[in-house]
RNA sequence: GGGCCAUUAGCUCAGUUGGUUAGAGCAACCGACUCAUAAUCGGUUGGUGCGGGGUUCAAGUCCCUGAUGGCCCA
Numbered sequence: 001g002g003g004c005c006a007u008u009a010g011c012u013c014a015g016u017u018g019g020u021u022a023g024a025g026c027a028a029c030c031g032a033c034u035c036a037u038a039a040u041c042g043g044u045u046g047g048u049g050c051g052g053g054g055u056u057c058a059a060g061u062c063c064c065u066g067a068u069g070g071c072c073c074a
Stems, first nucleotide, its partner, number of pairs: 001073007010026004019057001028044005050066005
C1' cells in the first nucleotide's frame, strides 16, 4: 500500500436477502423459598444500535465517509 471481517444493554451475543413494541443469557435490583446464606424459581430496570451523511413512506439491516479492533496478501 491492497483486501476482508467485526462494532447492538454493564459483559457475551442474536436479529431469518428493509416493516408491527430491538431481544436472549449472564450481571444488577425486588420478591418467593430457607432458621440464615448459596442454589433454584418469578418479576423489574437497563439501548442517541461506533461517529457523521445519504437513499426510502419506513434503516440495526442498503449506500458513502471516518474511527477502533482483528485477520490475510504485498
Model confidence (mean pLDDT): 82 of 100. This is a predicted structure of a 74-nucleotide RNA (transfer RNA) from an Oscillospiraceae bacterium. The organism belongs to Oscillospiraceae, within Bacteria. It was read from a public genome assembly. Its Rfam family is "tRNA". About the family: Transfer RNA (tRNA) molecules are approximately 80 nucleotides in length. The family's RNA type in Rfam is transfer RNA.